RNA sequence: CAACGUUCCAAGGGGUGCCUCGCAAGUCCUGCGAGGCUGAGACUUCACCCUUAGGACCGGAUCCGGGUCAUGCCGGCGUCGGGAUGGAGCAGAUGGACCGC
Numbered sequence: 001c002a003a004c005g006u007u008c009c010a011a012g013g014g015g016u017g018c019c020u021c022g023c024a025a026g027u028c029c030u031g032c033g034a035g036g037c038u039g040a041g042a043c044u045u046c047a048c049c050c051u052u053a054g055g056a057c058c059g060g061a062u063c064c065g066g067g068u069c070a071u072g073c074c075g076g077c078g079u080c081g082g083g084a085u086g087g088a089g090c091a092g093a094u095g096g097a098c099c100g101c
Base pairs, nucleotide, nucleotide: 001095002094005090006089007088008087009086010085011051012050013049014048017037018036019035020034021033022032023031024030057082058081059080063076064075065074066073
């Protein structure tokens, strides 16, 4: 001095799924309410996650395989194509450069 790590500030980016029951007007749809599943987050928005070192998120995708009451649930696709940054600290295994002995 740097990588990796981490905190803060400011700015920016992003996501509204699925199932059951009740009510509304018989069903469906839809809306509202309650409960359940996955998840950081399912609207919580003074939250949560992510910001190029980028799977946050979008596309492919009405995709493929598995599983589930069901689902964008899990895996693949994926070293794919896109995708939003600046500053200030802390710490720093280890590594590098230089100086002295």
TPP riboswitch aptamer (THI element) from Maricaulaceae bacterium EIL42A08, 101 nucleotides, folded computationally. Taxonomically the source falls in Maricaulaceae (Bacteria, Pseudomonadota, Alphaproteobacteria, Maricaulales). It was read from a public genome assembly, where an Rfam model found it. It matches the Rfam family "TPP riboswitch aptamer (THI element)". About the family: Vitamin B(1) in its active form thiamin pyrophosphate (TPP) is an essential coenzyme that is synthesised by coupling of pyrimidine and thiazole moieties in bacteria.